A computed fold for a 126-nucleotide RNA from a soil metagenome, annotated as c-di-AMP riboswitch aptamer (ydaO/yuaA leader). Its Rfam family is "c-di-AMP riboswitch aptamer (ydaO/yuaA leader)". Rfam links the family to the GO terms cyclic-di-AMP binding and regulation of gene expression. The prediction has a mean pLDDT of 77.
[in-house]
């Protein structure tokens, strides 16, 4: 300097200082929560963050594992969109019997990881 991602910016206080701690604001991203509508289930538990789900086959110590399909995400170097082909990934965590949608309203987060594992064609723009 750049990339994935909501995960950025500003002010004040503490502090010798920080990329540290605390408070506030903006912006961005989530969750809960009426009516109307939808649904008629609720141990086979269920729900949420997140791309990180789902189906089939085989194995299993029943926790999962392997292979394949579908779906989703990523593959940076001015930004952005589409198509084709290729490669990689589908983790982790939370709530705790409870959550459809949802105006008012309430509430939470602003982490973490990385320096490349991609080429071609086309469109719009700065």
């Nucleotide at each position: 300097g750049g990339c994935c991602g909501a995960g950025u910016c500003c002010u004040c206080u503490c502090g010798a200082a920080a990329u540290g701690a605390g408070a506030g604001g903006a912006a961005c991203g989530g969750g809960g929560g009426a009516a109307c509508c939808a649904a008629u289930c609720u141990u086979u538990g269920g729900g949420g963050u997140g791309u990180a789900u789902u189906c089939c086959u085989g194995c299993u110590u029943c926790g999962g594992c392997a292979g394949g399909g579908a779906a989703g995400g990523g593959c940076a170097g001015c930004c952005u969109c589409u198509u084709c082909a290729g490669c990689c990934c589908u983790a982790a965590c939370c709530c705790g019997a409870c959550a459809g949608c949802u105006a008012a309203c309430c509430u939470c987060g602003u982490a973490g990881g990385c320096c490349a594992c991609u080429g071609a064609a086309g469109g719009a723009g700065g």